Overview: A computed fold for an 88-nucleotide RNA from a Pirellulaceae bacterium, annotated as c-di-GMP-I riboswitch aptamer. Of the family's consensus pairs, 95% are formed in the model. NCBI's taxonomy places the organism under Bacteria, Planctomycetota, Planctomycetia, Pirellulales, Pirellulaceae. Its mean pLDDT, the model's own confidence on a scale to 100, is 87.
RNA sequence: CCUCGAAAAGGCAAACCGCUCGCAAGGGCGGGGCGCAAAGCCAUGGGCCACGCGCGGACUUGUCCGCUCGCGGCAGCCGGCUGCCGAA
Numbered sequence: 001c002c003u004c005g006a007a008a009a010g011g012c013a014a015a016c017c018g019c020u021c022g023c024a025a026g027g028g029c030g031g032g033g034c035g036c037a038a039a040g041c042c043a044u045g046g047g048c049c050a051c052g053c054g055c056g057g058a059c060u061u062g063u064c065c066g067c068u069c070g071c072g073g074c075a076g077c078c079g080g081c082u083g084c085c086g087a088a
Base pairs, nucleotide, nucleotide: 004086005085011036012035016031017030018029019028020027021026034076040081041080042079045078046077047074048073049072051070052069054067055066056065057064058063059062
């Protein structure tokens, strides 16, 4: 130093609740704390989610499902980049 994750110090913050922005997915702030050694950053790779056009299908006929394209979202799914501490 790498793998790795004991300790200490400190850090982040899921569900849920309040306010707020958004058609929605979801975002921001506050409370909260399930968890996290990258739960720091990246949406230019895969994946997932939402909305809209088109096409196809189903039926209860205006709804649902699938595919494609477009446009958004998710970094606490995988992946990429960077990085604190130092026992075994």